A computed fold for a 348-nucleotide RNA from Butyricicoccus sp., annotated as Bacterial RNase P class A.
It matches the Rfam family "Bacterial RNase P class A". Its family is annotated with ribonuclease P activity, dimeric ribonuclease P complex and tRNA processing in the Gene Ontology. The family's RNA type in Rfam is ribozyme.
The coordinates come from a structure-prediction model, not an experiment, and the mean pLDDT is 76.
It is recorded under the gene name rnpB.
The source organism's lineage runs through Bacteria, Bacillati, Eubacteriales, Butyricicoccaceae and Butyricicoccus.
[in-house]
RNA sequence: UGAGUAAUCCAGACAGUCGCGUGCCGGCCUGACCGGCAUGAGGAAAGUCCGGGCUGCGCAGGGCAAGGAUAGCAGAUAACGUCUGCCGGGGGCGACCCUAGGAAUAGUGCAACAGAGAUAUACCGCCGUGUUUUCGCUUGCGGCAAUGCGGUAAGGGUGGAAAGGCGAGGUAAGAGCUCACCACGCCCCAUGGUAACAUGGGGGGUCUGUAAACUCUAUCCGCAGCAACGUCAACCGGGACUAUGGGCGGCCCGUCCGUCCCGACCGACGGCUUGAGGCGUGUGGCGACAUGCGUCCCAGAUAGAUGAUUGUCAAAUACAGAACCCGGCUUACAGGCUUGCUCACGCU
Numbered sequence: 001u002g003a004g005u006a007a008u009c010c011a012g013a014c015a016g017u018c019g020c021g022u023g024c025c026g027g028c029c030u031g032a033c034c035g036g037c038a039u040g041a042g043g044a045a046a047g048u049c050c051g052g053g054c055u056g057c058g059c060a061g062g063g064c065a066a067g068g069a070u071a072g073c074a075g076a077u078a079a080c081g082u083c084u085g086c087c088g089g090g091g092g093c094g095a096c097c098c099u100a101g102g103a104a105u106a107g108u109g110c111a112a113c114a115g116a117g118a119u120a121u122a123c124c125g126c127c128g129u130g131u132u133u134u135c136g137c138u139u140g141c142g143g144c145a146a147u148g149c150g151g152u153a154a155g156g157g158u159g160g161a162a163a164g165g166c167g168a169g170g171u172a173a174g175a176g177c178u179c180a181c182c183a184c185g186c187c188c189c190a191u192g193g194u195a196a197c198a199u200g201g202g203g204g205g206u207c208u209g210u211a212a213a214c215u216c217u218a219u220c221c222g223c224a225g226c227a228a229c230g231u232c233a234a235c236c237g238g239g240a241c242u243a244u245g246g247g248c249g250g251c252c253c254g255u256c257c258g259u260c261c262c263g264a265c266c267g268a269c270g271g272c273u274u275g276a277g278g279c280g281u282g283u284g285g286c287g288a289c290a291u292g293c294g295u296c297c298c299a300g301a302u303a304g305a306u307g308a309u310u311g312u313c314a315a316a317u318a319c320a321g322a323a324c325c326c327g328g329c330u331u332a333c334a335g336g337c338u339u340g341c342u343c344a345c346g347c348u
Base pairs, nucleotide, nucleotide: 001344002343003342004341005340006339007338009336010335012313013312014311015310016309017308018307020040021039022038023037024036025035026034027033028031042319046330047329049328050327051326052325053324054225055224056223057222067221068220069219070218071217072086073085074084075083076082087101088099089098090097091096102216103215107214108213109210110209111208123156124155125152126151127150128149129148130147131146132145134143135142136141137140164182165181167179168178169177183206184205186203187202188201189200190199191198192197229270230269231268232267236263237262238261239260240259241258245257246256247255248254277296278295279294280293281292282291283290284289
């Protein structure tokens, strides 16, 4: 310098004018007024896919069934299907990247097309044998052809996959049928490791694949969600006041009013933002993360504020906007900054 790889960060800035939500202070004309000050969206606020807090309902405790989720090992965490480190497998010269990675001798299903045959197969071929035809001669044998029966998975052909590969022995021809080597499972032992597992030795095998097919095994899971839920309550609804609340002359009934209790349609308030919180720094850890100290308070609307416009900077334009909160995942995204590492070439 070029190519690549992993990751962090920013998401227009400044100034003027006008406007809006919230909080505090002040004013008088006490209005949902006016003025001042402070503050006011995101890295994803999104999808609502996981986990948790919170709330209500259910539940003595435990178990079974159904349904759902997860699936190498060790750890992190409030928890997780997330994250970190490692193991196994795959890709790359490398930095590094990808990986739902338990069980296929519990059972069931499926394997299109092609192909004779897809978990069992004989189409061609090879070999044995019978029959028939024909030829030859050494006259009961051999050859050619057709065909029946049997053997054979070596060779051909089909396929993603055809009984592990290759060589030798063996055989009528063949075949892990036997043997050497190699490959891949299983079992046992030794060594290393917390473990997954790795390495070495021995034994015994090689009858496929598929569980993001049903299924089996192990582990986990009550249901619903802030339009949750709680408080107040005009009007309204229900009830009580005969052991004397009042009116309708007295009593009973009825009715009107009143008092008290319950309910809660409109509505108001709470829930609502100080939190598994942010920033800086030290310590422990490979890391996720944990912890000490210091410091900061950072939207809270309810028809829903967070905007418009002008100027300067080359230009300012992406994806997109809170609605109970938090930890993740996934998806969308103009333009730009920075750092670690790898490879190639050149120079010193």